RNA sequence: GCCGAUGUAGCUCAGUUGGCAGAGCGACACACUCGUAACGUGUAGGUCCGCGGUUCGAUCCCGCGCAUCGGCU
Numbered sequence: 001g002c003c004g005a006u007g008u009a010g011c012u013c014a015g016u017u018g019g020c021a022g023a024g025c026g027a028c029a030c031a032c033u034c035g036u037a038a039c040g041u042g043u044a045g046g047u048c049c050g051c052g053g054u055u056c057g058a059u060c061c062c063g064c065g066c067a068u069c070g071g072c073u
Stems, first nucleotide, its partner, number of pairs: 001072007010025004019056001027043004049065005
């Protein structure tokens, strides 16, 4: 230099042939217990990497970047 993959909650990851963004773990609260843990119930937590384009509407499609990983030279 070229090619490809990935980027979504604190962490690990789903997701939608374009139409209100989710799970598990973690955090917090409550309940339970003599008490702690576990189990149970609930709550909070998001610029869906950035910019632009297409569209009535973009996390999703297109372009250009950025970051990480892999391959080739």

This is a predicted structure of a 73-nucleotide RNA (transfer RNA) from a Candidatus Moraniibacteriota bacterium. The prediction has a mean pLDDT of 82. It matches the Rfam family "tRNA". It is annotated as a transfer RNA. Lineage of the source: Bacteria > Bacteria candidate phyla > Candidatus Moraniibacteriota.